Two RNAs folded together computationally: RNase P RNA and transfer RNA, 459 nucleotides in total. It holds a member of the Rfam family "Bacterial RNase P class A". The family's RNA type in Rfam is ribozyme. Its mean pLDDT, the model's own confidence on a scale to 100, is 76.
RNA sequence: GGAGCAGAACGGACGGCCGCUGCCCCGCCCUUCCGGCGGGGGAGAGGAAAGUCCGGACUCCACAGGACAGGACGCUGGGUAACACCCAGUCCCGGCGACGGGAAGGAAAGUGCCACAGAAAGGAGACCGCCCGGGGUUCCGACGGAGCGCCGGGUAAGGGUGAAACGGUGAGGUAAGAGCUCACCAGUCCGGCCGGCGACGGCCGGAGCUAGGCAAACCCCGUCCGGAGCAAGACCGAAUAGGGGAACGCUCGAGGGUGGUCCGCCCGAGUUCCCGGGUAGGUCGCUCGAUCCCGGAAGCAAUUCCGGGGCUAGACGAAUGGUCGUCGUCCCGCAUGCGGGCAACGGCAUCGGGAAACAGAAUCCGGCUUACGGGCUGCUCCGGCA
RNA sequence: GCGGGUGUAGCUCAGCUGGUAGAGCAUAAGCUUCCCAAGCUUAGGGUCGCGGGUUCGAAUCCCGUCGCCCGCU
Numbered sequence: 001g002g003a004g005c006a007g008a009a010c011g012g013a014c015g016g017c018c019g020c021u022g023c024c025c026c027g028c029c030c031u032u033c034c035g036g037c038g039g040g041g042g043a044g045a046g047g048a049a050a051g052u053c054c055g056g057a058c059u060c061c062a063c064a065g066g067a068c069a070g071g072a073c074g075c076u077g078g079g080u081a082a083c084a085c086c087c088a089g090u091c092c093c094g095g096c097g098a099c100g101g102g103a104a105g106g107a108a109a110g111u112g113c114c115a116c117a118g119a120a121a122g123g124a125g126a127c128c129g130c131c132c133g134g135g136g137u138u139c140c141g142a143c144g145g146a147g148c149g150c151c152g153g154g155u156a157a158g159g160g161u162g163a164a165a166c167g168g169u170g171a172g173g174u175a176a177g178a179g180c181u182c183a184c185c186a187g188u189c190c191g192g193c194c195g196g197c198g199a200c201g202g203c204c205g206g207a208g209c210u211a212g213g214c215a216a217a218c219c220c221c222g223u224c225c226g227g228a229g230c231a232a233g234a235c236c237g238a239a240u241a242g243g244g245g246a247a248c249g250c251u252c253g254a255g256g257g258u259g260g261u262c263c264g265c266c267c268g269a270g271u272u273c274c275c276g277g278g279u280a281g282g283u284c285g286c287u288c289g290a291u292c293c294c295g296g297a298a299g300c301a302a303u304u305c306c307g308g309g310g311c312u313a314g315a316c317g318a319a320u321g322g323u324c325g326u327c328g329u330c331c332c333g334c335a336u337g338c339g340g341g342c343a344a345c346g347g348c349a350u351c352g353g354g355a356a357a358c359a360g361a362a363u364c365c366g367g368c369u370u371a372c373g374g375g376c377u378g379c380u381c382c383g384g385c386a
Numbered sequence: 387g388c389g390g391g392u393g394u395a396g397c398u399c400a401g402c403u404g405g406u407a408g409a410g411c412a413u414a415a416g417c418u419u420c421c422c423a424a425g426c427u428u429a430g431g432g433u434c435g436c437g438g439g440u441u442c443g444a445a446u447c448c449c450g451u452c453g454c455c456c457g458c459u
Stems, first nucleotide, its partner, number of pairs: 001382007010373001012327007020044002023041007046358001050369002053367005058229004065263004070225005075089005090104001091102004105220002110218002112214003127159002129155006136148005167185006186210002188207008233284004243275006255267003291310008329355005335350004340345001387458007396411004405442001413429005435451005
């Protein structure tokens, strides 16, 4: 210098002027309150406020109970209110490396699929080849041999197909072969010992056990999950008048209580539909909370605990903006000056010009994911010069 | 706020129990005709919205993401 990996932060600062939305105080008016006007003070978006993908708090339905269905998750240990999140590990995969990724239980429960090619795609299979037997024919030759078809059988060593063909190498064995047998190697299972909380790792012994892949196919096993959502829900105010028609029911009970279904539980004398009419405004919930900052302790860490301090938007046809000045950050320059180094090159100051992204709360939190700006720190690999 | 569907050729749609991406219209060429239209015969044309993963193999299965459409109150 180039290429890359990881991490923790930040998301301009100050001031002037003009505006917007809440809150507090003072004065005046109407004063019955609400309120109106004027003045002052103080506060006012984010790391993702986003997507709404998970998990909770909160509220209502029964203090959410049983069964089925359905869904989510799936190595181990820990963290947490909880999680599909986080931390630390194990094993596997990728990368030269820093490092990254893993929906990583079960295929020796069952079912299913494995196109094309291939003989055969799963306890399978004989196309070529090899071997044995029978019989036919031709030739040599003289009762035997060789060649070529046919029939029956054995054989998974070799060829060939495929993403994948039922361990590999060697020896023995055999008519030819084959874990058929043996030695070594690889794997699986079983048993034991050691290390680890554990996933797992290491060592020793045994069994010829060699069992294909797919569960992000159905499924099985284990764990968890009731439903709805601040448009939840509560209160005040307004309205639900008066009629016509139809159906079901009054304890042998219609119907309702937001469950996917059934049971159960609660309410229950009216309910449902059609014609037709009316209301649709305000207050609370509502921002003090698994809260933020600093310090200490425990822990590898995630995180937890202790002490001190702080209060930081609460709008609802939805505020948080605009402009000017100074400074800061970064980039560019055959610009100017001063240093460093052998060199490649690089630093500081001044001047001039330029740039600043993604995006905006809507009940509130914890995560994940996605979008985005420039810089910082640590590390890896390669190259150049001395 | 809660929930559902969809994206494939220029257009409209099939294919989605995984195995060579198809149809109709449109486009181009040829035949037919004196010429055009119609008709007939061919041909070309595809990041299967995008990025990952599972698998021997993905339009199809899974995850993330983007766009469009719709429903409830």